C1' cells in the first nucleotide's frame, strides 16, 4: 500500500495476491455473522406461490416474494 472478517465510516485483528481464520479484550448467551452508529445482505418468525419425494392429501426439504423484528448480559 492492498486484500479479508455482510455493506459504509471509524475501530480491533489477520494476511501478502490469497480470502481464509484457532485472530478480532475476557466469560457466557443467541438463529444472529468481531465492535460502535446507520443499513437490512445473511439469519429468525408469519403468509403466499413454485419444485422434488410421497401421492387423495397433509407432513419434511429447497427456491422466490411480501410483512415484522432484527443477539443478549456481565467484568
Nucleotide at each position: 500500500a492492498c486484500a479479508g472478517g455482510u455493506c459504509a465510516u471509524a475501530g480491533c485483528c489477520u494476511g501478502u495476491c490469497u480470502a481464509a481464520a484457532c485472530a478480532g479484550u475476557c466469560c457466557a448467551u443467541u438463529a444472529a455473522g468481531c465492535u460502535a452508529u446507520g443499513a437490512g445482505c445473511g439469519c429468525u418468525a408469519c403468509a403466499a406461490g413454485c419444485c422434488u419425494a410421497u401421492a387423495u392429501a397433509a407432513c419434511a426439504g429447497g427456491c422466490u416474494u411480501g410483512u415484522a423484528a432484527g443477539u443478549u448480559g456481565g467484568a

A computed fold for a 75-nucleotide RNA, annotated as Pistol ribozyme. The RNAcentral record of the sequence draws on ZWD. Its mean pLDDT, the model's own confidence on a scale to 100, is 85. Its Rfam family is "Pistol ribozyme". Rfam links the family to the GO term catalytic activity.